[in-house]
RNA sequence: UCCGCUCGCGCGGGAGAGAGUGGCCAUGCCACCGCCGAAGGCGCAACACCCGGAACCGCUCAGGCAAAAGGGCUGCGCGAGAGCA
Numbered sequence: 001u002c003c004g005c006u007c008g009c010g011c012g013g014g015a016g017a018g019a020g021u022g023g024c025c026a027u028g029c030c031a032c033c034g035c036c037g038a039a040g041g042c043g044c045a046a047c048a049c050c051c052g053g054a055a056c057c058g059c060u061c062a063g064g065c066a067a068a069a070g071g072g073c074u075g076c077g078c079g080a081g082a083g084c085a
Stems, first nucleotide, its partner, number of pairs: 001085001003083001005081009018033001020032005034065003040061001041059003047052001
């Protein structure tokens, strides 16, 4: 110096699903019904059996269902780390 990898920061992109119904001591709590899968969490075949495989799958505990916010992931830039040549 090149290549990709990991981490951090900054600026962007980013889906789904009721502005549901009712009650009350009423601007917040409670109850009920329907629904979503992309924070987080949990689970899983062959194979392997020590760990894994394994998440873009499944569950829907948490969360969410106007807008805003959030949002796995991702683009660009900067910085750091380890590795290879």

Overview
Glycine riboswitch aptamer from a Rhodocyclales bacterium, 85 nucleotides, folded computationally. Taxonomically the source falls in Rhodocyclales (Bacteria, Pseudomonadati, Pseudomonadota, Betaproteobacteria). Its mean pLDDT, the model's own confidence on a scale to 100, is 76. It was read from a public genome assembly, where an Rfam model found it.